This is a predicted structure of a 470-nucleotide part of an RNA (small-subunit ribosomal RNA, 5' domain) from an uncultured archaeon. Model confidence (mean pLDDT): 82 of 100.
Context: one part of a larger RNA
RNA sequence: CCACUGCUAUCGGGUUCCGACUAAGCCAUGCGAGUCAUGGGGUCGCAAGACACCGGCGCACGGCUCAGUAACACGCGGAUAAUCUAUCCUCUGGUGGGGGAUAACCUCGGGAAACUGAGGCUAAUACCCCAUAGAUAUUCAAUGCUGGAAGGCUUGGAUAUCGAAAGCGCAAGCGCCAGAGGGUGAGUCUGCGGCCUAUCAGGUAGUAGGUGGUGUAACGGACCACCUAGCCUAAGACGGGUACGGGCCUUGAGAGAGGGAGCCCGGAGAUGGGUUCUGAGACACGAACCCAGGCCCUACGGGGCGCAGCAGGCGCGAAACCUUCGCACUGCGCGAAAGCGCGACGAGGGGAGCCCGAGUGCCUCUCCAUUUCGGGGAGGCUUUUCACAAGCCUAAAAAGCUUGUGGAAUAAGGGCUGGGCAAGACGGGUGCCAGCCGCCGCGGUAAUACCCGCAGCUCGAGUGGUGGUC
Numbered sequence: 001c002c003a004c005u006g007c008u009a010u011c012g013g014g015u016u017c018c019g020a021c022u023a024a025g026c027c028a029u030g031c032g033a034g035u036c037a038u039g040g041g042g043u044c045g046c047a048a049g050a051c052a053c054c055g056g057c058g059c060a061c062g063g064c065u066c067a068g069u070a071a072c073a074c075g076c077g078g079a080u081a082a083u084c085u086a087u088c089c090u091c092u093g094g095u096g097g098g099g100g101a102u103a104a105c106c107u108c109g110g111g112a113a114a115c116u117g118a119g120g121c122u123a124a125u126a127c128c129c130c131a132u133a134g135a136u137a138u139u140c141a142a143u144g145c146u147g148g149a150a151g152g153c154u155u156g157g158a159u160a161u162c163g164a165a166a167g168c169g170c171a172a173g174c175g176c177c178a179g180a181g182g183g184u185g186a187g188u189c190u191g192c193g194g195c196c197u198a199u200c201a202g203g204u205a206g207u208a209g210g211u212g213g214u215g216u217a218a219c220g221g222a223c224c225a226c227c228u229a230g231c232c233u234a235a236g237a238c239g240g241g242u243a244c245g246g247g248c249c250u251u252g253a254g255a256g257a258g259g260g261a262g263c264c265c266g267g268a269g270a271u272g273g274g275u276u277c278u279g280a281g282a283c284a285c286g287a288a289c290c291c292a293g294g295c296c297c298u299a300c301g302g303g304g305c306g307c308a309g310c311a312g313g314c315g316c317g318a319a320a321c322c323u324u325c326g327c328a329c330u331g332c333g334c335g336a337a338a339g340c341g342c343g344a345c346g347a348g349g350g351g352a353g354c355c356c357g358a359g360u361g362c363c364u365c366u367c368c369a370u371u372u373c374g375g376g377g378a379g380g381c382u383u384u385u386c387a388c389a390a391g392c393c394u395a396a397a398a399a400g401c402u403u404g405u406g407g408a409a410u411a412a413g414g415g416c417u418g419g420g421c422a423a424g425a426c427g428g429g430u431g432c433c434a435g436c437c438g439c440c441g442c443g444g445u446a447a448u449a450c451c452c453g454c455a456g457c458u459c460g461a462g463u464g465g466u467g468g469u470c
Stems, first nucleotide, its partner, number of pairs: 001468007010358006017351002019316001025314003029311003034057003039054002042051003064269003074193007083186002088182008096130004105120006134162009144153002167174002195241003202232003207229008244266004248259004271292006294305004322348001324347003330344001331342004361381008386406007413459005418440002424454001426453004435442002
């Protein structure tokens, strides 16, 4: 310093944390991601407006956890001449023509449900085609530029392939498409650094490399076909154990040692495992599909679920809170905005974490007792706290602040007293018993050491014990 625990407990301020350690065990219930009506066709309505559907953006953020991982996972420094980047900013140019559907709706069905089928109508900033712009590849030519290095960039020509756009609004305006640059975010590669073990010494066939392909935003045995036989290793390969990494934290004069749950940065995971679609971005906690295990509903035909989100429950345990309030703050998503949503966040409730401060009274007289300590009564004073009231504060409260009224009222314990070690050679009980004890040691009839009483010592809203660490 950290956790648990016994006894005890008045208040305030500040600050930090609370199912990390054990079961990444299982979960009833509620909530946790929506928004846009100035994209569209509709329904209801006198209107204002409301609502489902198609459509757009978001749902890849935020929140949780630490199982796995000894690895380019992380940290410091580089590379990308091997890459992508929605929204945002700047600049340039453009926004031509056409088409077919479909939901809602109507009609008819299937099903216990979850849900779902057929026919018919309709729109768009939904979808598709053409044009142009453009992009990509190959090739030819030219002048250069950057750079360590052209396979990069610039200009012109040819060929091939692919091939943009969307409107709304009365208007202001908001959009849409292409290209270039920036910004932001990300992917990949790499030098170095940071655990134990040799009672693990050899390991390796996509293994190491080549050629050509596939695939990707992109390099690459990443994957595939063929060829070669290599590659790593005592500077510890391979195996085993342990472990998310760092900023930091604890301790120490330092060197070091130990820790790394919380807050921040990065990574990984979402019942175990695998796969994929959409998309700028996921192989996606509150998306989909499959397998496994668990649970639930069922009309037995078939369906549904995943709290390592916030509360809450069971279990496990020595061990850890309320099924609260609010979007007023900060921020995020959507929206032109007003605004809406947000268990993110803010706020309250519970919990002896830590630090600081205050209090639990003061004075006088008197009675009892006296060797002291002390006990009782009467009167007075003060009001930190406390109770009540009002105002401010607050989203609303609570707390807090200010003021007033009342009234000593509402507030002291824990451990120890043989030595170390501060304080009993007091009384009673017990009699190697019952028990105490970190260690030494006490107890077998006068126990300063056990148990009780009294007295004392010490710390004090705390004080003792157990475990871990320096």
It matches the Rfam family "Archaeal small subunit ribosomal RNA". Its family is annotated with structural constituent of ribosome and ribosome in the Gene Ontology. For this family Rfam cites "Crystal structure of the ribosome at 5.5 A resolution" (Yusupov et al., Science, 2001).